[in-house]
This is a predicted structure of a 67-nucleotide RNA (Fluoride riboswitch aptamer (crcB RNA motif)) from a Planctomycetota bacterium. NCBI's taxonomy places the organism under Bacteria, Pseudomonadati, Planctomycetota. Rfam family: Fluoride riboswitch aptamer (crcB RNA motif). Its family is annotated with response to fluoride and positive regulation of gene expression in the Gene Ontology. It was read from a public genome assembly, where an Rfam model found it.
């Protein structure tokens, strides 16, 4: 210096924060939503859902009703 394994730890799961659980990744990684059309190229245009990976709570946004 390189490679492999293990331990500890860290990071990630389409828009914020916290708790719990699950899954993934080991830094050239995990992750970076969906649909239609044009193009045949990795781009352009239009449309749609959601603050969760899942559950709960808070905040923001949206709809309805009341004061």
């Nucleotide at each position: 210096a390189g490679u492999g394994a293990g331990a500890c730890a860290g990071g990630c799961g389409a828009u914020g924060g916290a708790g719990u659980u699950c899954g993934c990744c080991u830094u050239c990684a995990a992750c970076c939503g969906c649909c239609g059309c044009c193009a045949u190229g990795a781009g352009g245009c239009g449309g749609c859902u959601g603050a969760u990976a899942a559950c709960u709570c808070c905040u923001a946004c949206c709809c309805c009703g009341g004061a």